[in-house]
Context: one part of a larger RNA
């Protein structure tokens, strides 16, 4: 220079009470305003304690601060079923042998590795200051092992099935959700009227188990035979004959789960900062309409550019074993380790030197208007953007 520029979206504040040395900014209450396909909620990535409680205000916070994502101290993350680990493979990587090269090394088969994909199983309610599909209550399910009983052809790194898949379009059946009515509880007013065709609030309930519907695919069983499936096969594929329309799959609904849970007001009790908070008891808990981008559906129709693999799983036999072992069924018992789990997560906690008007993948996403996830208003919820 200069107490100058600036104090980072013009969504907005006002009042009362409290705390305190001190209050425009902190806490509580009332009113007002803003977002509401988001400025709400849940995950992934990333961060790494920022979470909760007590305490403090030097520094950090573009001002003050009693406040804080700040300092100090203490506390907090509970899993057979969620995710990982695990089993399996893709691109990619690596690579026994192998090929090339003077070498270093490069390439590459089998194999191994490698998720962003495939593979067993859990829901509802309650609870903490802070965790919950993890704790608790209730009701379930899966895998493995052992024992007992009963029956019995078992057996793989081989072979077959299955897993197993594209784009677009259309119609149908449903459900979530929502709306209205009914039902239950409460209200009847400081304005002319209102006991009514009035107003306010509620009307919630899972997985599992049973049934097997709308639908979708579609022959199935038995016998004989067989140049294919690297050997074998009773399996798969091919052929013939007979009897047949079975069989597989499948949302939702209904029943059960549930005489439970949840659940307003009133009442009772406890605490209280006198606003209220907690506990107990606990009414109704039905029907109709609408209706998804969700489910049936990896379905159907259609098109050409013809749309992963492997394992788990289900058959078959080889070697082999056949009083054993093994397999199947039922019952009982046991086991299910380890790692993640707090919190932010379109952001003041991630990436941008900052508490930066930038950037950041997925899911849910109510009502009125409307073709609509547009627009405007609004619920739940969250904020008024730190002079």
């Nucleotide at each position: 220079g200069a107490g100058u520029a600036g104090c980072g979206a013009u969504a907005a504040a006002g009042g009362g009470a409290g705390u305190g040395a001190a209050a425009g900014g902190c806490u509580c209450c009332c009113u007002c305003g803003c977002c509401g396909a988001a400025a709400a909620c849940c995950c992934a990535a990333g961060g790494a304690u920022u979470c909760c409680u007590g305490u403090g205000c030097a520094a950090c916070g573009u001002u003050a601060a009693u406040c804080g994502g700040c300092g100090c101290a203490g506390g907090g993350u509970g899993a057979g079923u969620c995710g990982g680990c695990c089993c399996c493979u893709a691109a990619g990587g690596u690579g026994a042998g192998g090929c090339a090269g003077a070498a270093a090394u490069g390439c590459g088969u089998a194999g191994c590795u490698g998720a962003u994909g495939g593979g067993a199983a859990a829901c509802u309610g309650g609870u903490u200051a802070a965790u919950a599909u993890u704790c608790c209550a209730g009701u379930a399910c899966c895998u493995u092992u052992a024992u007992u009983u009963a029956a019995u052809g078992c057996g793989a790194u081989g072979u077959g099935g299955g897993g197993a898949c594209g784009g677009a379009g259309a119609a149908g059946g449903u459900u979530a959700g929502c709306u209205c009515a009914g039902c239950c509880g409460g209200g009847u007013g400081u304005u002319g009227g209102a006991u009514a065709u009035c107003c306010c609030g509620g009307u919630u309930c899972a997985a599992g188990c049973g049934u097997g519907u709308a639908g979708a695919c579609g022959u199935g069983c038995u016998g004989c035979u067989u140049a294919g499936g690297u050997a074998a096969a009773u399996c798969c594929g091919g052929g013939c004959a007979g009897c047949u329309u079975a069989g597989u799959u499948g949302a939702g609904g209904c029943g059960u789960g549930a005489u439970a849970a949840c659940g307003c007001a009133a009442c009772a009790c406890u605490c209280u900062u006198a606003g209220g908070a907690g506990u107990g008891c606990c009414a109704a808990g039905u029907g109709a309409g609408u209706g998804a981008u969700a489910c049936c559906a990896u379905g159907c129709u259609u098109c050409c550019a013809g749309g992963a693999a492997a394992a788990g799983c289900c058959g078959c036999u080889a070697a082999g074993c056949u009083u054993c072992a093994g397999u199947u069924a039922a019952a009982u018992a046991a086991a299910g380790a380890c790692c993640g789990u707090a919190c932010c997560g379109c952001a003041a906690a991630c990436c941008a030197a900052c508490a930066c008007a930038g950037g950041u993948g997925g899911g849910u996403g109510g009502g009125a208007u409307g073709a609509g996830a547009a627009u405007u208003c609004u619920a739940a919820g969250g904020c008024g953007c730190u002079u």